RNAcentral holds the sequence, with entries from ENA and Rfam. The RNA shown here (transfer RNA) has 73 nucleotides and comes from Lipomyces tetrasporus. Rfam family: tRNA. Rfam links the family to the GO term triplet codon-amino acid adaptor activity. By type it is a transfer RNA. The coordinates come from a structure-prediction model, not an experiment, and the mean pLDDT is 82. The same sequence occurs in records of 8 taxa.
């Protein structure tokens, strides 16, 4: 230098052909308990790495850039 893959809440992670983002851990509240833990219920938290484009509509398609891993020379 070129090629491939990846980047999604604090952490891990799903998202099948474009229709508006699951789940687990953690966190907060409530129940239970003498109290804590455990357990159960409820809730908050992601404009999906960046900037543009296409589209009625983009995490998803196209391009640019950044970072990480791997391959070729």
């Nucleotide at each position: 230098g070129c090629c491939u893959u990846g980047a999604u809440g604090g952490c891990c992670a799903a998202g099948u052909u474009g229709g508006u983002a699951a789940g687990g851990c953690g966190c907060a509240g409530c129940a239970c308990u003498a109290g804590u833990a455990a357990u159960g219920c409820u809730g908050a938290g992601a404009u999906c790495a960046u900037c543009g484009g296409u589209u009625c509509g983009a995490a998803u398609c196209c391009g640019u850039u950044u970072c990480a891993a791997g391959g070729c020379a």